[in-house]
RNA sequence: GAGUAGGGUAGAUGCGUCAAGUGCCAUCGAAUGGGAGGUCGUCGAUGGACGAAGCGAUCAAUGGCUUAGCCUUUGGUUACGCGGUAUCUACUCGCAGCCGC
Repeated sequence: GAGUAGGGUAGAUGCGUCAAGUGCCAUCGAAUGGGAGGUCGUCGAUGGACGAAGCGAUCAAUGGCUUAGCCUUUGGUUACGCGGUAUCUACUCGCAGCCGC
């Protein structure tokens, strides 16, 4: 000096928005540079607390009305948003100690 689990940024594809996910706390467990081993880093499970941004278009159904039509509700599709959202790719950052390269 190279190299990890992972972090950040960007893009793509998804999920949720009738609330999961993310984040927080506790317990247990797992993996983690080439090797052994390891946590105040990472992941999983269980339990607990907390918590949110929607809105337009279109179709169908339902109900009401002043019946050219209009409005409400429900469901499907979809666009734009929102979520400390998931995965992949690229760039970038990146093992304290021991041994090795």
Model confidence (mean pLDDT): 85 of 100. The RNA shown here (THF (Tetrahydrofolate) riboswitch aptamer) has 101 nucleotides and comes from a bovine gut metagenome. Its Rfam family is "THF (Tetrahydrofolate) riboswitch aptamer". Rfam links the family to the GO term tetrahydrofolate metabolic process. Rfam's curators write: Tetrahydrofolate (THF) riboswitch was first reported for Ames et al. as an RNA motif in 5' untranslated (5'-UTR)regions of folate transport and biosynthesis genes in Firmicutes genomes. The family has 101 seed sequences and 747 matches in Rfam 15.1.